[in-house]
Description:
This is a predicted structure of a 77-nucleotide RNA (transfer RNA) from a Pseudomonadales bacterium. Model confidence (mean pLDDT): 82 of 100. The sequence is in RNAcentral, with records from ENA. It matches the Rfam family "tRNA". The family's RNA type in Rfam is transfer RNA.
RNA sequence: CUGGGCGUAGCUCAGUCUGGUAGAGCACGGGCUUUGGGUGCCCGGGGUCGCAGGUUCGAAUCCUGCCGCCCAGACCA
Numbered sequence: 001c002u003g004g005g006c007g008u009a010g011c012u013c014a015g016u017c018u019g020g021u022a023g024a025g026c027a028c029g030g031g032c033u034u035u036g037g038g039u040g041c042c043c044g045g046g047g048u049c050g051c052a053g054g055u056u057c058g059a060a061u062c063c064u065g066c067c068g069c070c071c072a073g074a075c076c077a
Base pairs, nucleotide, nucleotide: 001073002072003071004070005069006068007067010026011025012024013023020057028044029043030042031041032040050066051065052064053063054062
């Protein structure tokens, strides 16, 4: 330099193909249960969907540029 993959809650990841209320598990907070803790059950808080722009009535999703991480290739030595 070229090609590809990934970036979404504190963590691990769905959702993107086919645009239409942002989710799950774990973690965290509260309650019930218990003498207490754990387990179990119920409830709750938490998001610039990497950044910027474009298309659209509407974008996590489509398009463009950029950033970060990973993989492969090329080039130089």